[in-house]
RNA sequence: GGCGGCGUAGCUCAGUUGGUUAGAGCGAGAGAUUCAUAACCUCUAGGUCUCCGGUUCGAGUCCGGACGCCGCCA
Numbered sequence: 001g002g003c004g005g006c007g008u009a010g011c012u013c014a015g016u017u018g019g020u021u022a023g024a025g026c027g028a029g030a031g032a033u034u035c036a037u038a039a040c041c042u043c044u045a046g047g048u049c050u051c052c053g054g055u056u057c058g059a060g061u062c063c064g065g066a067c068g069c070c071g072c073c074a
Base pairs, nucleotide, nucleotide: 001073002072003071004070005069006068007067010026011025012024013023019057028044029043030042031041050066051065052064053063054062
């Protein structure tokens, strides 16, 4: 340099054919329980869906570009 994949919560990841409210597990905080701690249980907070633009009534999802990471080729 060429090709391909990926980018969503602090971490690991789902998210169907474009529409319903953006979610799960872990982690964090609080509560309950216990003599106390752990485990278990309940609740809560936490999001510029990498960024810019486009299409559309409507974009995490489709299109173009940029950036970053990974793989293959040279």
The RNA shown here (transfer RNA) has 74 nucleotides and comes from a Blastocatellia bacterium. A source record names the gene trnM. The coordinates come from a structure-prediction model, not an experiment, and the mean pLDDT is 81. The source organism's lineage runs through Bacteria, Pseudomonadati, Acidobacteriota and Blastocatellia. It matches the Rfam family "tRNA".